Small-subunit ribosomal RNA, 3' major domain from a metagenome, 480 nucleotides, folded computationally. Model confidence (mean pLDDT): 82 of 100. The RNAcentral record of the full RNA draws on SILVA.
Context: one part of a larger RNA
Formats: sequence, structure tokens, C1' cells
RNA sequence: UGACGGGGGCCCGCACAAGCGGUGGAGCAUGUGGUUUAAUUCGACGCAACGCGAAGAACCUUACCUGGGUUGGAACCCCCUCGAAUCUUCCAGAGACGGAAGAGUGCCCUUCGGGGAAUGAGGUGUUCAGGUGCUGCAUGGCUGUCGUCAGCUCGUGUCGUGAGAUGUUGGGUUAAGUCCCGCAACGAGCGCAACCCUUGUCCUUAGUUGCCAGCGGUUCGGCCGGGCCACUCUAAGGAGACUGCCGGUGUCAAACCGGAGGAAGGUGGGGAUGACGUCAAGUCCUCAUGGCCUCUAUGCCCAGGGCUACACACGUGCUACAAUGGCGAUUACAAAGGGCUGCGACACUGCGAAGUGAAGCCAAUCCCAAAAAAGUCGCCUCAGUUCAGAUAGGAGUCUGCAACUCGACUCCUUGAAGUCGGAAUCGCUAGUAAUCGGAGAUCAGCACGCUCCGGUGAAUACGUUCCCGGGCCUUGUACA
Repeated sequence: UGACGGGGGCCCGCACAAGCGGUGGAGCAUGUGGUUUAAUUCGACGCAACGCGAAGAACCUUACCUGGGUUGGAACCCCCUCGAAUCUUCCAGAGACGGAAGAGUGCCCUUCGGGGAAUGAGGUGUUCAGGUGCUGCAUGGCUGUCGUCAGCUCGUGUCGUGAGAUGUUGGGUUAAGUCCCGCAACGAGCGCAACCCUUGUCCUUAGUUGCCAGCGGUUCGGCCGGGCCACUCUAAGGAGACUGCCGGUGUCAAACCGGAGGAAGGUGGGGAUGACGUCAAGUCCUCAUGGCCUCUAUGCCCAGGGCUACACACGUGCUACAAUGGCGAUUACAAAGGGCUGCGACACUGCGAAGUGAAGCCAAUCCCAAAAAAGUCGCCUCAGUUCAGAUAGGAGUCUGCAACUCGACUCCUUGAAGUCGGAAUCGCUAGUAAUCGGAGAUCAGCACGCUCCGGUGAAUACGUUCCCGGGCCUUGUACA
């Protein structure tokens, strides 16, 4: 100087407390461990691994296994030979691959012999390729975490033999090393804040694909004429909030408390933004890369299998156990997205998944698209039930060469556990929790996951003694 203390002081944080809803019990989904296996590819392991890499494992992916093949190779360059390219068919085979036949001649130059470009096949060899092989403890880059915590440092000066100190401590204050005052310090940098995006109010500009106040028509649908000197909205520019004003407290300070006005008040809400560093944290399987290893195999091609196994254990979720509910009928109100190998209205067929035909739309125009919970009416009356839907049998639909291993969905039948969950444990302070639906990425198909969007919409916070994590000062130390 740090680190640590079941030392002290001060102060924060859904850290506790006060509340609300869960997890832990059940079934299923998913990840992991373990076991099994020819293989169940690999990585990730307290917080900070375990719906994680994977925003899509039937083939492919794919790295694993079994078997079949291949060896200058799937790529580039040089040289040589052949054929333009390319397309079609047949044979053997699981295919890779091998064999055979046919069609077909373009462009530029031409002395009509041929030459050239582009592209394909074969050969030769060399510099070589290839490796998801090892080392994340050789590395770059990227990322997690402490932590959006308020800290981390430097120059000059001063003090100290020196390591170092001072500044950065102290008194107030703040979300903040934020600001004020004081002070052997005076300044400065990286962080904080602000500048950026979004949301909340208003104004201006603009008016189609959006809107409809007034006017006319109307098939009653902004549908048509028309209008946007309006409204909504869209999207560009601006205004607005600064402790600016008033009162009080305070060191005539910074600031705090209350009030006015205001759509908004003291950082208005949300996001992006992550200092010096820590964990030899994670990643050599995104990529790049040193070294090592391999080079007729640890490379490459292919078929099938596996990654989907199952006594069990754990994590994360979904659905429930019901009456604030279930079922039937009826009836409203969103936002944000996506669409041409696409979204597909509408009509018909089918109980349905869906099929057939097909308008419109490269989309503020058309479509996906029905929002759902809520509301209204009716049935059920506390039961393993008209709760719950696992499992299983049968019949189908769709995608796709192909749903056996191993897809999703539909219909009929079946109708398991489960009556609110031990010890323990998680999230959340407001448009939040809870609850309800919508969309998107990935994607042929496949979502209970992930990300975004809106609808309905709470309870509680006395307080900081205690648990956890953190910041500052101080003290002790056989620690560095």
C1' cells in the first nucleotide's frame, strides 16, 4: 500500500422486511448428469454451466458410428492432350462411383489447314492442398462477470531516507469523485451526467394508400363525388422542463422540503451506452493465428444408423388440480410485424386438419387476420366431476426424394397422475407483478423455447436490527 475480520462508523441495492405470484409434489416438453450403446459428436460446470453455443438434428446439417469407396485430392497457379459448353437416355450398384449410347455446336480471327477466348474432362509434377485433430495455460478478436457499482489514474508541486503519501481525506449534499465550502496543494484524463434513439404535450409543413367536420349522392360499406382553410394518423422540422418562479430550511453555499403554473417536476418513463481492472473466467467447433500432430489418413465422397437410447437424479418451462371456473351460443375493442419459389381474399367440397378453382397485392392500398381475456344469455352445482388432459387404439391431412427408427396437425374412441405441493427456494416497486392473446427470426416441414407487440391490470414498502452483495472512512493483523 492492499487484502481480510463472527472490529467500529456512515450509506446504498427487490438485500431483508411488507405484499403479490410462483418453483420444490403431478403429467408432459426441454437441457444436463449418470447409465447404456457400434456411436449415443463436441463444448459450457457456484453466482456468471444446465429451453446455454443450437434464431429450427427425418436426409442434408453432422463434427460421431458401421459399411462401401478414394489418394495431388473438393480449391488456385504453371505445362501438355482431348472435347466448345451443355443436355438426354440406358446398364450394374444402397449410393458414391463405374460403363455405354445419343443430341449439340455458339463467340472472335482466318491464308479455310487452323488458331484464340470462355468452360469442361484427363495427365504430369512442384510450390502443395486438407484436418470441427491437440493446446483458450502460447494468442488476436469477440463475450460473460463484479456493475451502470462510482470509482480508476496522471502532470507539476509539497511531505517522507524509502516503499509511498498528499490531491481523492474533512463539513454538508447528491442517483453519482454530483455539486458547494474548507484544506499544500493546483490542474488534468478515463468513468458519472449531457449529447443519440424511443415514449408522453403542443405547433408548423405535407395530404396518399391515411382521415371524414361541413356539402351532395348512396346499394348504408368513406362506398362515390368531393374536402384535408378541419379531426385522427403518418413523418420531417421545431417548441417544451431549466430547481426557471414563490415560500421555508440551510454556512448570504451546494442542496433539500412544500407550492404555483404545466401534458410532463426535480435524472418525467424506457433503451443504447459498461472506466482502470478481476476471475490464467468462456470460446483454437464462427473467424483469424503461433507451436505440436496427421498427410494412401486424424483428409475427401457415399449409404444406413446415431446425436431422439432410459432403472434413475437435478435445472428451466408448459398444462392442471377447477365455480373469480368449465362448456355452448352471441357480441365488441389493439399494437407491432411479415409477404413474389411469397401472402392468398372469396366460392365450392370435407365434421376437421385440409383440398380444388381463383380475385387482389412488390403492399399506410391487397393478404396473413379470427385478436384473446372482457361483456351478454343459458347449462353444469363441488364430484376425480361437463375439472384435468397424459397414455393408448383406429382413421386421416400436410410438408418433403423420403415421416420405420424420428415431424407437425385433424377426427372418433380411450380417459392416467393430479384435490394447491416437505425441507428449501425464485421473480417483481407501476402501466410493474399477475393474466390474455398477436407477430417475427430460424424454417420445405416442425416452438410449451427465444425476441418483440399490445389488452385487462393489482397489493405492499413501518423500517434498516438481521441475511446477501457493494461503496467511503477508520481500526487490528503471525496474510501478500